[in-house]
């Protein structure tokens, strides 16, 4: 330099155009003599950035950035 993949709560990951979800973690309550386990409730993400297409974009297109892999 060229090609490909990935980027979504604190972490690991779903989500193929119509109000963004799960598990673990965190907080509160219940339970217990007290923990753990268990039960219930809650907080937490404007989806890497910008532009475009569309009535509507996490999703499609383009450019950029970051990370990883391959080729040279």
């Nucleotide at each position: 330099g060229g090609g490909c993949a990935u980027g979504u709560g604190g972490u690991u990951c779903a989500g193929u155009g119509g109000u963004a979800g799960a598990a673990c973690g965190c907080u509160u309550u219940c339970c217990u003599g007290a923990u753990a386990a268990g039960a219930a409730a809650g907080a937490g993400g404007u989806c890497c950035c910008a532009a475009g297409u569309u009535c509507g974009a996490u999703u499609c297109u383009u450019g950029g950035c970051a990370u990883g892999c391959c080729c040279a």

The RNA shown here (transfer RNA) has 72 nucleotides and comes from a Nanobdellota archaeon. The prediction has a mean pLDDT of 83. It matches the Rfam family "tRNA". Rfam describes the family as follows. Transfer RNA (tRNA) molecules are approximately 80 nucleotides in length. Its family is annotated with triplet codon-amino acid adaptor activity in the Gene Ontology. Rfam classes the family as a transfer RNA. The source organism's lineage runs through Archaea, Nanobdellati and Nanobdellota.